[in-house]
């Protein structure tokens, strides 16, 4: 340099046909239980604004297509693999 693949919360990973983003697990925080802890059980857990109700934003980045994009298209970035 050329070709292919992957990129989603703190983390593994779903959402397979374009139609409620983050199911489920791990971790974290609070609580129950315990003399105390572990284990187990319950609740919460993307970001920003707001007293709250709620609103806006959010799938590597920037654009495009579409009523609608994590998903399709283009360029770029990062990582992985192959070829030279």
């Nucleotide at each position: 340099g050329c070709c292919g693949g992957u990129g989603u919360g703190a983390u593994g990973g779903a959402a397979u046909u374009g139609g409620c983003a983050g199911a489920c697990g791990u971790g974290a925080u609070g609580g129950a239980c315990u003399c105390a802890a572990a284990a187990u059980c319950c609740a919460u857990u993307g970001u920003u604004g707001g007293c709250a109700a709620c609103a806006a934003c959010g799938u590597g980045u920037c654009g495009g297509u579409u009523c609608g994009a994590g998903u399709c298209c283009g360029a770029c970035c990062a990582c992985c693999g192959g070829c030279a």
Model confidence (mean pLDDT): 81 of 100. Transfer RNA from a Clostridiales bacterium, 84 nucleotides, folded computationally. Its Rfam family is "tRNA". Rfam classes the family as a transfer RNA. Rfam links the family to the GO term triplet codon-amino acid adaptor activity. The sequence was found in a public genome assembly.